Background: Predicted 3D model of a 484-nucleotide part of an RNA (small-subunit ribosomal RNA, 3' major domain) from a metagenome. The RNAcentral record of the full RNA draws on SILVA. Its mean pLDDT, the model's own confidence on a scale to 100, is 81.
Context: one part of a larger RNA
C1' cells in the first nucleotide's frame, strides 16, 4: 500500500438469540467415494463438487468403456485428374447376428447428329487415383465464449489542483444519516466516471376504452337441469391507455440540514411485495464432452460402420431426497372452492367393456369456445380405540395392462396375495421473518415410454424477533507486524 493478528471501535447480516420445521436413527429413490469388473465411458471434489454436466442410459443416446465382426479417401466437405451408361437409387437374390456382402433384373437427364442401330458432348451420380477428411485423444496451467464465487456486498477508480525527495496521500478522512461512497454540514480540494437508486417486466386500488370465445343485474322466452336462446356492458374478467405514493400534508426530535419517530388521508406509506439487473477485481476457479481455437498427438487407427454387454455390477462410507413410524391420524360414502399450463405424428369428451392398470371407439377442438381436468388438503356422516394395530408399506410370488423391432441383464403402471425395518432419532448440522415457514394438490419442458428430481402455479396458512454479549461471514476507520 497491502495482507494478516485468539489488538480496538463503529455497522451490517437467519450469523446469533427468540421461535417453527427438518437432516443426523429406518426403508427406499437418487448422486458420489470405495470395492468390484472384459467393461463398470468422461467430466465436477470445502463454501462455490455430490437429484452436478444428465430438461429423462432398455436399442439409439454412448463417448473403442468392454467383447467380437467389418471398413480405409473413409459417415461427411472441397479441388484436381482419369473412366464411361459400365453404376447408384430401387427389387429380387447368397452368406451373416448385424454391418455389410455374392450374383442378377430394372430403370434412366439437358443438347447436338443420325443411315434410327446408335455416335458425340455437359451436368448430377457413382468407381479409381491424390491432395486432404475425421479425432468427445492431451493441455482449461497457451486461448475465446459462457459460467460460479465473495456480493445486489457498497465499494472501485479517474482528470486537474494540492502535498510529499519518492513509493504514494488528498479527493474517498470528520460529525450526522441512510438498505446504499445515500444524503446533508464540514473541508486543499474541485470535478467526473462504473457500481447504489431510477428507468423495464409482474403484482395490489381506480378510472377510459374496448364486448367475442367472456360475464348475466334488470326484461323476455325456454328446459328435467344449465347463460340453454333472445337481448344486455351494469358486474367479473379479458388488454390496451391512463391516474395513483412524492416523506406530498400535520406534530415531535434533529444542526434552521439530511434525515428519524408517530399521526391523518388512502387499495397501498416511507425501496409499498416479487422479479430482471452482478462495479473494479479475486480464486492460473469451472468448462478443449456446447460452441470456438494456438500448439501437440493420431492417420489401415486415437477415425468410421454394425451386434451383444457396460454406464443400472454392492461386504461398505458420505451428500441430496421421498416415505413413514400413527387418532391435529387411517380407512369408506358424499360433497364444495383453484391458478398457471398444455394439445395435430396432438389433446380427446360423452357412450359401451374391464375390480384395475386399461381397451372399443371416436363427437369436438389449432382453441376465454372442445379436450387434458378428477384438484387435494377442507367439509358432512360412519368405522377403528393405541395395538406394530385398519399404522407403516419394503420385499417377495402369481396374473396382467401399455409404450416400443425389442421390456432378460435393464421401463411405468394395475389387481390378488405377502406385510420388512421403523413407536420420533447421539454427537453434530440445516432452512425459514409473511402470503413466508409448514402442508395440500396442479402444470410443464425433456420425452416413443420412464420423476420422490427440476422449473413453474395456485389452496389452507402459523409461531417468534424488532436485540446485538457470544459464533461465522462481510463493510469502514484506526493500531502493532521478523509477511508481500
Nucleotide at each position: 500500500u497491502g495482507a494478516c493478528g485468539g489488538g480496538g471501535g463503529c455497522u451490517c447480516a437467519c450469523a446469533c438469540a427468540a421461535g417453527c420445521g427438518g437432516u443426523g436413527g429406518a426403508g427406499c429413490a437418487u448422486g458420489u467415494u470405495g470395492c468390484u469388473u472384459a467393461a463398470u465411458u468422461c467430466g465436477a471434489u470445502u463454501c462455490a463438487a455430490c437429484g452436478c454436466g444428465a430438461a429423462g442410459a432398455a436399442c439409439c443416446u454412448u463417448a473403442u468403456c468392454c467383447u467380437g465382426g467389418g471398413u480405409u479417401u473413409g459417415a461427411c466437405a472441397u479441388a484436381u485428374a482419369u473412366g464411361g451408361a459400365u453404376u447408384a437409387a430401387c427389387u429380387c437374390u447368397u452368406g451373416g447376428a448385424a454391418a455389410c456382402u455374392u450374383g442378377a433384373g430394372c430403370c434412366a437427364c439437358g443438347c447436338c447428329c443420325u443411315u434410327c442401330g446408335g455416335g458425340g458432348u455437359g451436368g448430377a451420380a457413382c468407381a479409381u487415383a491424390u491432395a486432404c477428411a475425421g479425432g468427445u485423444g492431451c493441455u482449461g496451467c497457451a486461448u475465446g465464449g459462457c459460467u460460479g464465487u465473495c456480493g445486489u456486498c457498497a465499494g472501485c477508480u479517474c482528470g486537474u489542483g494540492u502535498c510529499g525527495u519518492g513509493a504514494g496521500a488528498u479527493g474517498u478522512a470528520g460529525g450526522g444519516u441512510u438498505a446504499a461512497g445515500u444524503c446533508c454540514c464540514g473541508u486543499a480540494a474541485c470535478g467526473a466516471g462504473c457500481g447504489a437508486a431510477a428507468c423495464c417486466c409482474u403484482u395490489g386500488u381506480c378510472g377510459u376504452u374496448a364486448g367475442u370465445u367472456g360475464c348475466c343485474a334488470g326484461c323476455g322466452a325456454g328446459u328435467a337441469a344449465u347463460g340453454u336462446c333472445g337481448g344486455g356492458g351494469a358486474c367479473u374478467c379479458u388488454a390496451a391507455c391512463g391516474a395513483g405514493a412524492c416523506u406530498g400534508c400535520c406534530g415531535g426530535u434533529g444542526u434552521u440540514a439530511a434525515a428519524c419517530c408517530g399521526g391523518a388521508g388512502g387499495a397501498a406509506g416511507g425501496u409499498g411485495g416479487g422479479g430482471a439487473u452482478g462495479a473494479c477485481g479475486u480464486c492460473a476457479a469451472g468448462u478443449c464432452c456446447u460452441c470456438a481455437u494456438g500448439g501437440c498427438c493420431u492417420u489401415u487407427a486415437u477415425g468410421c460402420c454394425c451386434a451383444g454387454g457396460g454406464c443400472u455390477g454392492c461386504a461398505a462410507a458420505c451428500g441430496u431426497g421421498c416415505u413413514a413410524c400413527a387418532a391435529u391420524g387411517g380407512c369408506g360414502u358424499g360433497u364444495a372452492c383453484a391458478a398457471a399450463c398444455c394439445g395435430a405424428c396432438g389433446c380427446a369428451a360423452g357412450a359401451c367393456c374391464g375390480c384395475g392398470a386399461g381397451g372399443u371407439g371416436g363427437a369436438g377442438c389449432a382453441a376465454a369456445u372442445c379436450g387434458g381436468a378428477a384438484a387435494a388438503a377442507g367439509c358432512a356422516c360412519g368405522c377403528c380405540c393405541c395395538a406394530g394395530u385398519u399404522c407403516g408399506g419394503a420385499u417377495u410370488g402369481u396374473a396382467g395392462u401399455c409404450u416400443g423391432c425389442a421390456a432378460c441383464u435393464c421401463g411405468a403402471c394395475u389387481a390378488c396375495a405377502u406385510g420388512a425395518a421403523g413407536u420420533c432419532g447421539g454427537a453434530a448440522u440445516c432452512g425459514c421473518u409473511a402470503g413466508u415457514a409448514a402442508u395440500c394438490g396442479u402444470g410443464u419442458a425433456u420425452c416413443a415410454g420412464c420423476g420422490u428430481g427440476a422449473c413453474a402455479c395456485g389452496g389452507u396458512g402459523a409461531a417468534u424477533g424488532a436485540g446485538u454479549u457470544c459464533c461465522u461471514g462481510a463493510g469502514c476507520c484506526u493500531u502493532g507486524u521478523a509477511c508481500a